[in-house]
Context: one part of a larger RNA
RNA sequence: CUGCACGCAUUAGCCUCGCAAGUGAUUUGUCGCGUCGUCUGUGAAUUCCGGGGGCUAACUACCGGGUGCGCAGGCGAUACGGGCAUAACUUGAGUACUGUAGGAGUAUCUGGACAUUCGUGGUGUAGCGGCGAAAUGUGCUGAUAUCAGGAGGAACACCGAUGGCGAAGGCAGGUUAAUGUGCAGUUACUGACGACGAGGAGUGAAAGCAUGGGUAGCGAACAGGAUUAGAUACCGUGGUAGUCCAUGCCGUAUACGGUGGACGUUAGGUUUGAGGGUCUUUUCACGACCUUUGUGUCGUAGCUAAGGCAUUAAGCGCCGUGCUUGGGGAGUACGUCCGCAAGAGUAAAACUC
Numbered sequence: 001c002u003g004c005a006c007g008c009a010u011u012a013g014c015c016u017c018g019c020a021a022g023u024g025a026u027u028u029g030u031c032g033c034g035u036c037g038u039c040u041g042u043g044a045a046u047u048c049c050g051g052g053g054g055c056u057a058a059c060u061a062c063c064g065g066g067u068g069c070g071c072a073g074g075c076g077a078u079a080c081g082g083g084c085a086u087a088a089c090u091u092g093a094g095u096a097c098u099g100u101a102g103g104a105g106u107a108u109c110u111g112g113a114c115a116u117u118c119g120u121g122g123u124g125u126a127g128c129g130g131c132g133a134a135a136u137g138u139g140c141u142g143a144u145a146u147c148a149g150g151a152g153g154a155a156c157a158c159c160g161a162u163g164g165c166g167a168a169g170g171c172a173g174g175u176u177a178a179u180g181u182g183c184a185g186u187u188a189c190u191g192a193c194g195a196c197g198a199g200g201a202g203u204g205a206a207a208g209c210a211u212g213g214g215u216a217g218c219g220a221a222c223a224g225g226a227u228u229a230g231a232u233a234c235c236g237u238g239g240u241a242g243u244c245c246a247u248g249c250c251g252u253a254u255a256c257g258g259u260g261g262a263c264g265u266u267a268g269g270u271u272u273g274a275g276g277g278u279c280u281u282u283u284c285a286c287g288a289c290c291u292u293u294g295u296g297u298c299g300u301a302g303c304u305a306a307g308g309c310a311u312u313a314a315g316c317g318c319c320g321u322g323c324u325u326g327g328g329g330a331g332u333a334c335g336u337c338c339g340c341a342a343g344a345g346u347a348a349a350a351c352u353c
Stems, first nucleotide, its partner, number of pairs: 006322001012321001015202003023194001026088002028085004033081002035077008048066002050063002053060002092193001093190003096186005104179001106177002109174002111156001117151002120148004127138002164171002208249006217243002222238002225235001261319001263317003268298003272294008302309002326353003335346002338343001
């Protein structure tokens, strides 16, 4: 430099924003930088290529043209790429206005269940609890059960869905406050402002860490009881950290659709969420049809090793990025960097099959 692969075989960065780089819509004029044509000069010899000679071969101080296609200069072409005209344009992108949907996020206040547990009082008496069967445990200092009112923490039944929202992680009792985003319609405004994005920045479940609170239930560790040949387990009785809140760290997951992002394009059927339009109807509602945008499912062409994917592509194109190169050793060692630590990022080799 070129080619291949990346749903599952081994391989898309957890996600978003974004500087540089490379890349990019339409029209006109101009320049002639890239690009193209032609001419001149130069690109030593050897090597290489072709031919001749010696029987063949090696060889050859025999000949000829090419290769080196590059560089510099002159003249010309202007389709394409590029510069300029602070040129123009509206479809891409954005803004405005009018509507509309939603568990999107943050903060504040607040609610109920005869929920669980605890404590108080009443009723009441011998067991309760637990299991495959038991025991540890708990109970005459009155338990379990039942009634009343009380405390406290955590989670929000029904609605609830194959549904909705969010970039992903994720998000669900209710109220209020100030915010973010999507979609539709109008086509009013700006006028290519775009897409991607190495480094970089931010976000990022659970567990874990630090400080201070909180602790009802559950529950690593731990203790006791069982089971068993043993039982550092499964089962059972307890139970600390944790789970909850505030602030700061950590930066990883089967962070999954195991499918990076953007744009264009290629049969349909059907379900469902959010809009808009037309028809029907005196009007409303219902209905039918069309259309935009999400979310599922079936399926044609095509693709695929196959199972399958199939307008939400794994089809056909195009522009950037990331990443793979036999299994193990190993996502390890060493170094470095980040972190309070735990560890995270980067990342080999010997050896072996």